[in-house]
């Protein structure tokens, strides 16, 4: 310095133009003496930043920040 992949919830991830999800983890209830398992039920300023394209953007384009890899 040039190219890849990556960036979504506390954590691990999925999703790829039109409802932002799941598992765990939190919080309530029930069950148990009592915790744990288990059942029910909830909450969560969560798509890394900016601009374009679009009737619409987490998805598509550019630019920039971070991570990690490949080449020199």
């Nucleotide at each position: 310095g040039u190219c890849c992949u990556c960036g979504u919830a506390g954590c691990u991830c999925a999703g790829c133009g039109g409802g932002a999800g799941a598992g765990c983890a939190c919080c309530u209830c029930g069950u148990c003496g009592a915790c744990a398992u288990c059942g029910a039920g909830g909450a969560g300023u969560g798509c890394g930043c900016a601009g374009g394209u679009u009737c619409g953007a987490u998805u598509c384009c550019u630019g920039u920040c971070g991570a990690g890899g490949a080449c020199a």
Overview: The RNA shown here (transfer RNA) has 72 nucleotides and comes from Actinomycetes bacterium KLBMP 9759. It matches the Rfam family "tRNA". Its family is annotated with triplet codon-amino acid adaptor activity in the Gene Ontology. The RNAcentral record of the sequence draws on ENA. NCBI's taxonomy places the organism under Bacteria, Bacillati, Actinomycetota, Actinomycetes.